[in-house]
RNA sequence: AAUUGUCUUCAAGGCGUGGUGAAAUUCCCGACCGGCGGUUAAAGCCCGCAACCCAUUUCGAUGGUUGAUCUGGUUCGAUUCCAGAGCCGACAGUAUAGUCUGGUAUGCAGAAGAUUCUA
Numbered sequence: 001a002a003u004u005g006u007c008u009u010c011a012a013g014g015c016g017u018g019g020u021g022a023a024a025u026u027c028c029c030g031a032c033c034g035g036c037g038g039u040u041a042a043a044g045c046c047c048g049c050a051a052c053c054c055a056u057u058u059c060g061a062u063g064g065u066u067g068a069u070c071u072g073g074u075u076c077g078a079u080u081c082c083a084g085a086g087c088c089g090a091c092a093g094u095a096u097a098g099u100c101u102g103g104u105a106u107g108c109a110g111a112a113g114a115u116u117c118u119a
Stems, first nucleotide, its partner, number of pairs: 002118001005115006015030002018028002031099002033089002035049004044087002053064004069085005091102003
C1' cells in the first nucleotide's frame, strides 16, 4: 500500500386543550418528519440500494414488485445551494393512519473502529 476473513459499536424521524361525530392523533383544518451510497456542489421527490410486501427455498438464501418537483436566481458546474410554490410516504389493527398500536427490545443498505490472511 492493496486485500481476505472475523468481531465490536452505530445504523428512522414526526400530532393537536382545533372542528364534525356515538366513536377519528385515521375524516376536515392546521402542524410536523425525511434511512444508506452516488452524482462537477450539500438531494424524501435525479440514479442506485435497503427496509416493507409477494413468490420460491436445501432455511444459507434467491428472484420479483414498490412513491413523489417544478419555476426563478447564483455558479464553470446545482431537478442537490438560495427564493417561491408543490408533491410523496409498505403491511396488519382500529372510524379511512407517513406521525397511534403491532410484527420490531428485531434488523438491512451502509458508516466507523479493532484484529487477521496474503504480497
Molecule: FMN riboswitch aptamer (RFN element)
Organism: Limosilactobacillus sp.